[in-house]
Small-subunit ribosomal RNA from a metagenome, 1491 nucleotides, folded computationally. The RNAcentral record of the sequence draws on SILVA.

RNA sequence: AGAGUUUGAUCAUGGCUCAGGACGAACGCUGGCGGCGUGCUUAACACAUGCAAGUCGAACGAGACGAUUGAAAGCUUGCUUUUGAAAGUCGAGUGGCAAACGGGUGAGUAACGCGUAGACAACCUGCCGUAAAGAUGGGGACAACAGUCCGAAAGGACUGCUAAUACCGAAUGUUGUAAGUCUUCCGCAUGGAAGACUUACUAAAGGUGGCCUCUACUUGUAAGCUAUCGCUUUACGAUGGGUCUGCGUCUGAUUAGAUAGUUGGUGAGGUAACGGCUCACCAAGUCGACGAUCGGUAGCCGGACUGAGAGGUUGAACGGCCACAUUGGGACUGAGACACGGCCCAGACUCCUACGGGAGGCAGCAGUGGGGAAUAUUGCACAAUGGGCGAAAGCCUGAUGCAGCAACGCCGCGUGAGGGAAGACGGUUUUCGGAUUGUAAACCUCUGUUUUCGGUGACGAACAAAUGACGGUAACCGAGUAGGAAGCCACGGCUAACUACGUGCCAGCAGCCGCGGUAAUACGUAGGUGGCAAGCGUUAUCCGGAAUUACUGGGUGUAAAGGGAGCGCAGGCGGGAUAGCAAGUCAGCUGUGAAAACUAUGGGCUCAACCCAUAAACUGCAGUUGAAACUGUUAUUCUUGAGUGGAGUAGAGGCAAGCGGAAUUCCGAGUGUAGCGGUGAAAUGCGUAGAUAUUCGGAGGAACACCAGUGGCGAAGGCGGCUUGCUGGGCUCUAACUGACGCUGAGGCUCGAAAGUGUGGGGAGCAAACAGGAUUAGAUACCCUGGUAGUCCACACUGUAAACGAUGAUUGCUAGGUGUGGGGGGUCUGACCCCCUCCGUGCCGGAGUUAACGCAAUAAGCAAUCCACCUGGGGAGUACGGCCGCAAGGUUGAAACUCAAAGGAAUUGACGGGGACCCGCACAAACAGUGGAUUAUGUGGUUUAAUUCGAAGCAACGCGAAGAACCUUACCAGGUCUUGACAUCCGACUAACGAGAUAGAGAUAUGUCAGGUGCCCUUCGGGGAAAGUCGAGACAGGUGGUGCAUGGUUGUCGUCAGCUCGUGUCGUGAGAUGUUGGGUUAAGUCCCGCAACGAGCGCAACCCCUGCCAUUAGUUGCUACGCAAGAGCACUCUAAUGGGACCGCUACCGACAAGGUGGAGGAAGGUGGGAACGACGUCAAAUCAUCAUGCCCCUUAUGACCUGGGCUACACACGUAAUACAAUGGUCAUUAACAGAGGGAAGCAAAGCCGCGAGGCAGAGCAAAUCCCCAAAAAUGAUCUCAGUUCGGAUCGCAGGCUGCAACCCGCCUGCGUGAAGUUGGAAUUGCUAGUAAUCGCAGAUCAGCAUGCUGCGGUGAAUACGUUCCCGGGUCUUGUACACACCGCCCGUCACACCAUGGGAGUUUGUAACACCCGAAGUCUGUUGCCUAACCGCAAGGAGGGCGCAGCCGAAGGUGGGAUAAGCGACUGGGGUGAAGUCGUAACAAGGUA
Repeated sequence: AGAGUUUGAUCAUGGCUCAGGACGAACGCUGGCGGCGUGCUUAACACAUGCAAGUCGAACGAGACGAUUGAAAGCUUGCUUUUGAAAGUCGAGUGGCAAACGGGUGAGUAACGCGUAGACAACCUGCCGUAAAGAUGGGGACAACAGUCCGAAAGGACUGCUAAUACCGAAUGUUGUAAGUCUUCCGCAUGGAAGACUUACUAAAGGUGGCCUCUACUUGUAAGCUAUCGCUUUACGAUGGGUCUGCGUCUGAUUAGAUAGUUGGUGAGGUAACGGCUCACCAAGUCGACGAUCGGUAGCCGGACUGAGAGGUUGAACGGCCACAUUGGGACUGAGACACGGCCCAGACUCCUACGGGAGGCAGCAGUGGGGAAUAUUGCACAAUGGGCGAAAGCCUGAUGCAGCAACGCCGCGUGAGGGAAGACGGUUUUCGGAUUGUAAACCUCUGUUUUCGGUGACGAACAAAUGACGGUAACCGAGUAGGAAGCCACGGCUAACUACGUGCCAGCAGCCGCGGUAAUACGUAGGUGGCAAGCGUUAUCCGGAAUUACUGGGUGUAAAGGGAGCGCAGGCGGGAUAGCAAGUCAGCUGUGAAAACUAUGGGCUCAACCCAUAAACUGCAGUUGAAACUGUUAUUCUUGAGUGGAGUAGAGGCAAGCGGAAUUCCGAGUGUAGCGGUGAAAUGCGUAGAUAUUCGGAGGAACACCAGUGGCGAAGGCGGCUUGCUGGGCUCUAACUGACGCUGAGGCUCGAAAGUGUGGGGAGCAAACAGGAUUAGAUACCCUGGUAGUCCACACUGUAAACGAUGAUUGCUAGGUGUGGGGGGUCUGACCCCCUCCGUGCCGGAGUUAACGCAAUAAGCAAUCCACCUGGGGAGUACGGCCGCAAGGUUGAAACUCAAAGGAAUUGACGGGGACCCGCACAAACAGUGGAUUAUGUGGUUUAAUUCGAAGCAACGCGAAGAACCUUACCAGGUCUUGACAUCCGACUAACGAGAUAGAGAUAUGUCAGGUGCCCUUCGGGGAAAGUCGAGACAGGUGGUGCAUGGUUGUCGUCAGCUCGUGUCGUGAGAUGUUGGGUUAAGUCCCGCAACGAGCGCAACCCCUGCCAUUAGUUGCUACGCAAGAGCACUCUAAUGGGACCGCUACCGACAAGGUGGAGGAAGGUGGGAACGACGUCAAAUCAUCAUGCCCCUUAUGACCUGGGCUACACACGUAAUACAAUGGUCAUUAACAGAGGGAAGCAAAGCCGCGAGGCAGAGCAAAUCCCCAAAAAUGAUCUCAGUUCGGAUCGCAGGCUGCAACCCGCCUGCGUGAAGUUGGAAUUGCUAGUAAUCGCAGAUCAGCAUGCUGCGGUGAAUACGUUCCCGGGUCUUGUACACACCGCCCGUCACACCAUGGGAGUUUGUAACACCCGAAGUCUGUUGCCUAACCGCAAGGAGGGCGCAGCCGAAGGUGGGAUAAGCGACUGGGGUGAAGUCGUAACAAGGUA
C1' cells in the first nucleotide's frame, strides 16, 4: 500500500466482498511447563447454610470464675462446710466511639448527573493539629437484678432496688450569639472585616498510674500534688462535604408549541446555607426553530480499541464522581444518613405458627436453583498493607494478602542437537525408466532446558527480640534416561501451498466471484505441500481498508442529485479611504489539566510479559499583560456597486372594450340527378322524402393563412387578425441627485401549461368515454363512419409536467471568427458602404475542463458568496401519521424483506418489417421441368423374432452403399467353442499336409489311418528354423458406449472478397488509422487522394484440358501412288517443344490516371472456354461403423464358428429419378449413314452356323492408335388421323435364356398373350445465359449375375435478359440498439401454484407516563378545651416544661374515570418479493413493425 466482482472488451460511477488489528468472549479439534493478569456481558431473578462490624472493665453497677490468702465451725487432724479479702479472667446490661468507611451493583437518570473552569461577602465539618479560657456546687431517675403476670413464639406488662464520662437544674462567662451606639480599614453589587462600649442568653465529667513536701486521720490512704487520657467554650487550620454559575455532553420534527408555583415582586416561614424550597398577596410573565415540550436509548469521566491523522466505536478489569440496596413512601439518631448487613408504614413474595400473631431481604465473600452460547472454591491467613475500637496488650476485618479452578488473554521455554545414502522398508504416484516422502528413519556420537527423584533452602520482617497464610514455594546443587511432551487450518482466484482415487447438478462446498451434469488442483478420502504453533480454526461485535457522509477530503448537463418560477422576513456574505476600541485573531506569562495509562530514558524480576523511578506529554479551560494587519464594531468621508432624475427607443409583455375578413358546419331558396363519402381494400354512414356538386341569402361559434425569421417580449408558465384605453418591465445616451442603500435567501407569500373539479353561460369545428363498420387467431387497439363530456367565456378551486438548456441565483476574470434583433458614436456635406461600442439571440472554434460525449465570454473554464439537493438496485415516491384539497389527488415520506449488481459514456461486432451503393439464374424475360399418373429408389412411420447401424433445414432422404440370393452382415432364431477365428511369449510332444468313410442342417465329431514324410547345420548321436497338436497364464477379441474427450478426413457460408500483421500516429482505454474517401474492376483489381508507410494469407497469375499456327518425330495412323504389296510423310491424326492476346494499335469518354465504349487486324479480344486450386474463421456441423485413438464397459460373452431367416415387410406420408400422356409423334422400311471417351486375359470376342429372340455352337484376332466391345437421335419413303388410340406401357399368365453350390422368400433378359393409371398436372416450387438449356445415344467403375442410380463421353442444338422496384443470399459505408449464447436475441404484465416479510382490519390482550376525583398508612409540622406527669420554681394551692390522646395540612400504595401512547394476537383483505422448463398474449429495445 491494495485486491476480487457489472462488460465480448474499455473507461468512469457505484455498491457488495476480502486481506489487518482488537476482545471480560463462545463453539469445534487438540493440549507439556512456568510467570503476570482476567473470569455472570443474560434474570437489579429467587435464595438453603456459614462468615462479611465491632470494640472499650483505664466510664458504670450487679454477677460468675478465681492464682493467692484471712477467720470460724465440724470432726474420721487433714479433710469438709460456712464466711471474708483479693491480683486476674469472663462477658449480659447501662454508657462512649465506630457502624454514613471499607465491599457490591449499574436498575434509574439526558440531569449542574458527569467533565472542565470558576463562585459562596449565602454554608457545615466528629475524630486530628495550633492557640486561649474553664471544669464550682447539687438533684432525681432508668436498665441490669429480684418478684408477679401475659404470650405457642417473637416479645411484653406491673411492683421494688441501684451506679456512672447516662440525665437535669443552678453558678461563673474568657469568648461566642442577638440587638443597639461609635471608630478604622476594605471590596466585584447586595456588602464585609477589625476594635471599643451597653443589654440579654449560653458550658463542663470524670478515668487511670505515680508521690506523700504541705493538710486530715495518722497504718497507709484520702483531700492534695504530679503525669496522662478524657470533658466544656471559643478562634484558626487541615480534612471531608453542601450550594450556585459559564461551557461541553446520544437520537427522533412522521414530537411545534410548552408552562399556574408556572415567571417575577413584597412579606413571612423553613434550612447548615441561597433560593417558589413553602405559604399569603400583587403583577403576567417565562421557555422555544441557536429545537422548547414530548418519545426512545443511556450511569458519566480518566481511559481502552482502531486509525497516518482528523475521526469512529467503547466505558469489562484499575482509578475519580454519581445513583441504588426486594418495590414505593417516611422520618428518627447523629458531626455526617433520610442509612446494603438500623427503625416505621404500605405492596409483592418466602418461612414459622397453638391461627391469636410473628420473622425475612447475598446488586458483601463463598455457595444453590434458574436463565443462558457462556464465566471459578460453601479454601488459608490476619504474616504484610489498610481500617474500627482501645492508654496499651489486643480484638475484629470474605477490605486485603495468598492458594484452588479455567489455554480466557499476554509473555517466555520445551518436545532434542550433530553426523548419517544401500537415497532402505513402507506409503503415494508413474510415460513403468523413474519421481517423491527424504537426512527424514534406522544407526553412531552428544546435551539434560523441561519432566522425575534426592539434598540445601530464601527475600518478603518493619521495630531490640519474637512473629510467614503463601511454603518446604522460588532459587541452587546432585543423579539418571532421548527417555514423558504436536496439533490445527488451508492448498481455483483474491492468497503462500497439487497430485491420485471415489462421486457424477447427486452427495456436498462457498467470505466474494463461483465449483459439482463421468477425466473436479473448488465436493469426500489419501499422499504431498504451505501457514501458524500449545495452540489452530469458526462465529459474534468494533475500527480500518471506505475519499462509501468527504473539517482534513466528494459531488449534482447525460451515472443518485438544481427547488417549476419570482418577491422577500430571519440568517449567511458583502466596495474605497481615515481614526478609535479590542469581541474574534496572534504572542508572552500564571493557575489548573488527580493518580494510573500512553511516549522517552534508566532500573528490578535469568529474558519478556509484568513492576519501579524520572522526564515529557495531557493538543483543554480560566486569568493576566501586550500587538492592531485581517474580520468585527463606533465615527467621519468617497463614488466605481445599487438606485433616482432627464432625453430617446424596439417589442405576439399584461388587462379590458370594440371591429374585421377567409374557411368549416347548419338553415332557407334555386339549378340539377344518382350516387356521395371513405379506405391498403372495404363496409358502417348520407342519398329518389332529391344527397354530393353548384348559385344566392341568412345564423352561429371558434381560430386568426400570407407577413413569419434557430426574429421579438416576458421571472417562469407563456404570448401572434385590426383599433382604442389603462398598465409592467427592458435597452441606449446623459452624468444632475442619494451615498453601499448590495447579493443570496430556510420558513412565508405570489404566479404557475395541459388535463381535472364547482356554479352559470356558450357550443361551429375537433374529440376521451361510448356505438357501429373493418382488420385479426383474437383486436375491449392502430384505420373508417358517427358521437358525449371537454375544448370557448365569467368567477372560484386544483398546484402538478421530459414545468428541459434534464445545466439554481449573483459578481469578476480568461484567444478569436461569423450571422442576426435593438440603440449610440466615428469617417462623410449627406445617403449607402466601412470602423468602434453597449444590450440581446445563434453557429463554429483555441486554451482550459470532462469518465467520455461534449462545454467553451449565454462555460460544464478560473475564482468568490448564498440557497437547494445526492449517498447501490428493487420494495417505493409505496405504507402509516401530519398538513392542504369539494373530489381526483398533492406535499412531507419510511421499514421489513430481497439482489450483487442496477446505471453512464464510448468501442468492436451482430441484428433492424433503418438508409445509401454494389454483386449473384436472386428477381424479371425465356426454355424445360417438379408437384397430378405408373414404376424404380431412398427416407419417415408402422409392423416384425429381426426388419443391423449411421446421415436430419439449406448443407439428411438414387446419402455411407462403385452394386444385401449364400457370402457381404454388423441384426434375429437355433446349434456349437472358451488362451479362443487372429498376434506375441513359455513348456511338452509331433514332420507338415491330408484323399476317402460314417453321423449331422452345418459348424463339428468319430475312427481307419489310405497316401505323404520337406529345409539348414552336423562330430551322424543330434541340434536349429518354420509349422502343427496339447497344457498353463499373461493376454487376444468387441461394427459395444462417448464425434460433447480426440487425431485425421469431409460438408457449408463461398471462388464470397475478404482476413490480418510490423513500425508510426491518434485515443486515459477498449480500440482507431492503414482497410475509410473519389473513380474503376469479376476481384482489398488498379489509379488518385489521405498520418500513414510497408508486409503477409486470400484475388489474379504460374500447372492441366481445349481452340490457331509453327518446328521436330512418324507406327499400329494417313494416302496426292488405279488395287495389293511396297514406298512416302504433303494432308488428317498422334505427341513433344515453341509461338500467339498484351487494352499491344486506333477513335472517343475519363482527371494528362486506372479504366471503359467502339473499331481494325486476328483462329481467338478484353478473365477466350473449362477443370483443379477453397484466406482468417463460423456451425461443440458430420464421421469412434474407413482408419487411428483417451477413458468407460463385456470376458464360457457385448468375443468366435455354423445353418436358416432378416436388411426386399406395407393402411400411409415425403424426397430423388425413369417412362409417359402423343402427330415437332408412333410403327414399318431404306442408307456400307456419321462420334468421342473408355474397357478387354478366370477377359473382349470378329467371321460363319442355329434360334422369332434372349441366346447357343464355334472360335479368327487382340495384353491393344494394330483385334474386339459400338451408336442413337438425325436423313429418306410409307402408314396411322386425334381416339385412352397402331399413344402409353404398368400388372398378370404361359413358354424360354443366362449367371451361379443355390434364383421360393429375393436376380437379370427374351418371345407370345394381357393392356392399368395417365389426355400436360392445385397451392407451391427447381434448373439453366451458349456449344449452354433441351434432346439422343455410348462407355466405365462396382460386379459370377443384377443400373431408371453414379461418373464420364460425344451427336443434334435453341429462346431470352427492358432492367434492379420487389423476393432470397452476399459485400462495403452509415445509422439505431436495453442484443453479445449476438433477433431462433432480449423482454413486460395479468392469471395459476408454493414460500417469505409487510400494510389495512370488526375487535381483543398486556403494558407505559401523565391527568381528574375518592380513600388515606407511617411520619414531620401545626393546633389542642381531654388524660398523665421524677428533676426546676413555689410554704401550699399550683405553675413552667414534657408525654399520651385527639384534630388539621401534606402524604405512598390502592380505587374509579376518560383520553393519550406502545406492543402482541386477529377471521378476512391489499399490494410487494422470491421461486422449475406452468397459462395467455407481445407492451418495450431496430422506424420493435401505430416512434